Notes: Predicted 3D model of a 73-nucleotide RNA (transfer RNA) from an Anaerolineae bacterium. The RNAcentral record of the sequence draws on ENA and Rfam. The source organism's lineage runs through Bacteria, Bacillati, Chloroflexota and Anaerolineae.
RNA sequence: GGUGACGUAGCUCAGUCGGUAGAGCAAGGAGCUCAUAAUUCCUGGGUCCCCAGUUCAAGUCUGGGCGUCACCA
Numbered sequence: 001g002g003u004g005a006c007g008u009a010g011c012u013c014a015g016u017c018g019g020u021a022g023a024g025c026a027a028g029g030a031g032c033u034c035a036u037a038a039u040u041c042c043u044g045g046g047u048c049c050c051c052a053g054u055u056c057a058a059g060u061c062u063g064g065g066c067g068u069c070a071c072c073a
Stems, first nucleotide, its partner, number of pairs: 001072007010025004019056001027043005049065005
């Protein structure tokens, strides 16, 4: 330098006819216990990497940029 994949909650990820974003773990609170652990219940948390375009509507489609990884040179 070229090609491809990926970027969504603190972490790992889902979301694949475009229709108003979820799970597990973690965190906070409560129950249980003399207490701790385990376990059970509840709760908060995201401008979906950035900019622009298409659309009534974009995490999802299109273009550009940035970053990470893999392969080729």